[in-house]
RNA sequence: GGAGCAGGCCGGGUGGCCGCGGCGCAGGAGACUGCGUCGAGGAAAGUCCGGACUCCACAGGGCAGGACGCUGGUGAAAGUGCCAGGCGGUGCGAGCCGCGGAAAGUGCAACAGAGAGCAGACCGCCUCAGCGGUCGCUACCUCGAGGGGUGGUGACCGCCGGUGAGGGUGAAAGGGUGAGGUAAGAGCUCACCAGCGUGCCGGGUGACCGGUGCGGCUAGGCAAACCCCGUCCGGAGCAAGACCAAGCAGGGGGCGAGUGGCCCGCUCUAUAACCCCCGGGUAGGUCGCUAGAGGCGAACGGCAACGUUCGUCCCAGAUGGAUGGCCACCCCAACCGCUGAAGGAAGCGGUGGACAGGAUCCGGCUUACAGGCCCGCUCCGAUG
RNA sequence: UGCGGGGUCGUCUAACGGCAGGACGCCUGGCUCUGGACCAGGAAGUUGGGGUUCGAAUCCCUGCCCCGCAGCCA
Numbered sequence: 001g002g003a004g005c006a007g008g009c010c011g012g013g014u015g016g017c018c019g020c021g022g023c024g025c026a027g028g029a030g031a032c033u034g035c036g037u038c039g040a041g042g043a044a045a046g047u048c049c050g051g052a053c054u055c056c057a058c059a060g061g062g063c064a065g066g067a068c069g070c071u072g073g074u075g076a077a078a079g080u081g082c083c084a085g086g087c088g089g090u091g092c093g094a095g096c097c098g099c100g101g102a103a104a105g106u107g108c109a110a111c112a113g114a115g116a117g118c119a120g121a122c123c124g125c126c127u128c129a130g131c132g133g134u135c136g137c138u139a140c141c142u143c144g145a146g147g148g149g150u151g152g153u154g155a156c157c158g159c160c161g162g163u164g165a166g167g168g169u170g171a172a173a174g175g176g177u178g179a180g181g182u183a184a185g186a187g188c189u190c191a192c193c194a195g196c197g198u199g200c201c202g203g204g205u206g207a208c209c210g211g212u213g214c215g216g217c218u219a220g221g222c223a224a225a226c227c228c229c230g231u232c233c234g235g236a237g238c239a240a241g242a243c244c245a246a247g248c249a250g251g252g253g254g255c256g257a258g259u260g261g262c263c264c265g266c267u268c269u270a271u272a273a274c275c276c277c278c279g280g281g282u283a284g285g286u287c288g289c290u291a292g293a294g295g296c297g298a299a300c301g302g303c304a305a306c307g308u309u310c311g312u313c314c315c316a317g318a319u320g321g322a323u324g325g326c327c328a329c330c331c332c333a334a335c336c337g338c339u340g341a342a343g344g345a346a347g348c349g350g351u352g353g354a355c356a357g358g359a360u361c362c363g364g365c366u367u368a369c370a371g372g373c374c375c376g377c378u379c380c381g382a383u384g
Numbered sequence: 385u386g387c388g389g390g391g392u393c394g395u396c397u398a399a400c401g402g403c404a405g406g407a408c409g410c411c412u413g414g415c416u417c418u419g420g421a422c423c424a425g426g427a428a429g430u431u432g433g434g435g436u437u438c439g440a441a442u443c444c445c446u447g448c449c450c451c452g453c454a455g456c457c458a
Base pairs, nucleotide, nucleotide: 001380002379003378004377005376007374008373009372010371012330013329014328015327016326017325018324020039021038022037023036024035025034026033027032041355045366046365048364049363050362051361052360053237054236055235056234060264061263062262063261065233066232067231068230069229070085071084072083073082074081086099087098088097089096090095100228101227105226106225107222108221122167123166124163125162126161130159131158132157133156134155135154136153137152138151139150140149141148142147175193176192177191178190179189180188194218196215197214198213199212200211201210202209203208241287242286243285244284251278252277253276254275256268257267258266280457281456282455294313295312296311297310298309299308300307301306331353332352334351335350336349337348338347339346385454386453387452388451389450390449391448394408395407396406397405402438410426411425412424413423414422431447432446433445434444435443
């Protein structure tokens, strides 16, 4: 200098003028006015998870359904949350990705291919068992002297077979290398290696790792297919829920209803209602509502996530929904134009500065984001 | 604000995880004096991205878009 990996942070500043919402104080009969103070985010977003809170039984039993899944820790809880570790895969590397069970059962695998799930002979290789044919050699028998028959043996061909080593098909073809063995071959046998199961020893809290013995020679893939094992889950959601006010029609009909899967149980209630439908009225207010698993800083413990203690701060609560607009200067980097420079550096003017905005609150995840800053690390090249 | 449902050619709609098909519309050619009808041929699609799998419209994750429901009183 180039290429890259991982993590953290910021995401315009200052001043002036005008404007908006909450609260407090003051003034005013009131409408309102003045002053002070506070006033969006890292994601406020998507609503994908988990809680707090509220109501329904005090949340009860079973079934169904759903979620999760290496180990230890952390956290109020929780899915790939977070931290540390284990194993596997991948990358030269920093790193990144994945994680129960496929030797419990059921199921799936198009096309191609001979064969695709208690495998399979298309080509190739072989001719050991068996049958037939052609040719040759040979022994014996026979003869009309050309031959013929029987047996043995060799080569070749066909059938029937053997073979999972080689070729070929496929995403996937039932360990690898070598030797023995064989008609040819094959875990068929043996040695070593890989992998599996199991016993023992050692290390580790554990996942697991190291060593060693034995067994059988291989047990394929998919569970984001059904399923099995283990753990967890009652439902609804602030339009939850509580109260007040206004107005209409104590009007009509239906049925048991209350926990939005089903059964039981529980509670309440019977010519019905606080449930359902139709019809009617209304489009108001108060609480819930913001001090919280809160922010910031320090010390201590811990590898870390995080925890404990102390100090300090108060930081939106609106309801068609406030936090904005304009001007000036500065900042940033890019583009355009002009001036300028051509050892190279600038100046002026214009344009531009993201994603996006609370709606009960909190913890996570995911997604979007102009531009910038910081820390750590890897690889390559050059120079000293 | 909170819940629920759904995205396949331009439109409507099919497709046990195994070559994305049909109808209408569109384009080209034929037939006709011309148009329509008819005949033949053609283009055109799984909402974006990632994952699981040999293989994804389909299964999983995550965005985008569309639709629906829910106020209070008696």
Predicted 3D model of RNase P RNA and transfer RNA as a complex of 458 nucleotides.
The coordinates come from a structure-prediction model, not an experiment, and the mean pLDDT is 78.
Rfam match: Bacterial RNase P class A.